This is a predicted structure of a 347-nucleotide RNA (Bacterial RNase P class A) from Halomonas alimentaria. Of the family's consensus pairs, 95% are formed in the model. Its mean pLDDT, the model's own confidence on a scale to 100, is 77.
RNA sequence: GAGUCGGCCAGACAGUCGCCGCCGGAGUGAUCCGGGGGAGGAAAGUCCGGGCUCCACAGGGCAGAGUGCCAGGUAACGCCUGGGCGGCGUGAGCCGACGGAAAGUGCAGCAGAGAGCAGACCGCCUACGUCUCCCUCGGGAGGCCGGUAAGGGUGAAAGGGUGCGGUAAGAGCGCACCGCGCGCCUGGCAACAGUGCGUGGCACGGUAAACCCCACUCGGAGCAAGACCAAAUAGGAACCCGCUGGCGUGGCCCGCGCCGGGUUCGGGUAGGUUGCUCGAGGGUCGCGGUGACGCGACCCCUAGAUGAAUGACUGUCCUCGACAGAACCCGGCUUAUCGGCCGGCUC
Numbered sequence: 001g002a003g004u005c006g007g008c009c010a011g012a013c014a015g016u017c018g019c020c021g022c023c024g025g026a027g028u029g030a031u032c033c034g035g036g037g038g039a040g041g042a043a044a045g046u047c048c049g050g051g052c053u054c055c056a057c058a059g060g061g062c063a064g065a066g067u068g069c070c071a072g073g074u075a076a077c078g079c080c081u082g083g084g085c086g087g088c089g090u091g092a093g094c095c096g097a098c099g100g101a102a103a104g105u106g107c108a109g110c111a112g113a114g115a116g117c118a119g120a121c122c123g124c125c126u127a128c129g130u131c132u133c134c135c136u137c138g139g140g141a142g143g144c145c146g147g148u149a150a151g152g153g154u155g156a157a158a159g160g161g162u163g164c165g166g167u168a169a170g171a172g173c174g175c176a177c178c179g180c181g182c183g184c185c186u187g188g189c190a191a192c193a194g195u196g197c198g199u200g201g202c203a204c205g206g207u208a209a210a211c212c213c214c215a216c217u218c219g220g221a222g223c224a225a226g227a228c229c230a231a232a233u234a235g236g237a238a239c240c241c242g243c244u245g246g247c248g249u250g251g252c253c254c255g256c257g258c259c260g261g262g263u264u265c266g267g268g269u270a271g272g273u274u275g276c277u278c279g280a281g282g283g284u285c286g287c288g289g290u291g292a293c294g295c296g297a298c299c300c301c302u303a304g305a306u307g308a309a310u311g312a313c314u315g316u317c318c319u320c321g322a323c324a325g326a327a328c329c330c331g332g333c334u335u336a337u338c339g340g341c342c343g344g345c346u347c
Stems, first nucleotide, its partner, number of pairs: 001347009011317007019038002022035005040323001044334002047332005052222004064218005069083005084098001085096004099213002104211002106207002121152002123148003129144006160178006179202001180200005185194003226274004236265006245259005281300008318321001
């Protein structure tokens, strides 16, 4: 100098006037006085996981959705940590839906002769069979029938690679080495690995963010959840009063039902209170662990609105200030973001 990984900050200070909670004091009260607090690293997207609340629920299965190498962490996760494998990079490091394609079904444009247990377009060959011609009678040239996956060409992909042998030319056809499959052994909790041993000439192409198969997980709705207090009006229930009235039932009386007034009760609307912020919370130190993280001690309290506060102005300074505003609460992921600081490592 270039790069890579991790952590932190997010204009600073002072004054004035406001806004929303809290605490103390005064006041019957309205209110006033004093003190103290008041957005973020993403408060965002609402994409995952959980707490909390209500509803449902014996247990199991189907369907549906999701996850998908292994081990661990965690309240849980699709997150994080460590490891394995594959790819990229000189490297630090980064990226990966990374189970199964010898259970079945399906799909593959263009190019190409041929795209699935394949294929003779060019090329190579003429040993075997057969035909024609030439001939110095040894053979030679050409055709037909054919052989051939070495070489060329097409393609993202053409059914192991290199070499020797072999052959008419070729070919795992044979052999050696490399690679691959399977079994065993060894190491590892495992994924997996191995200059290990044996075996098979190699029989296994791609695609599962195509159906599918396998394994595991999942009840639904959400703080406008839910709980409590509770006017007015209308309606409901019980009791009482009144006319002993009217209507209905009935031949008539009693009775019963409806119509009036009052009291009480319960549901419930407006409205109010609560849920509401002390929590899987934060900081420092110690211990255990490679690490995520866990355990222990001490210390700290850090918005809580509900037509919804967190703002405006002035002064000074600088490198002239990005993205952006809580709404029940946490753990993540993703996305947006002017710039600056610190540390580890690599070239």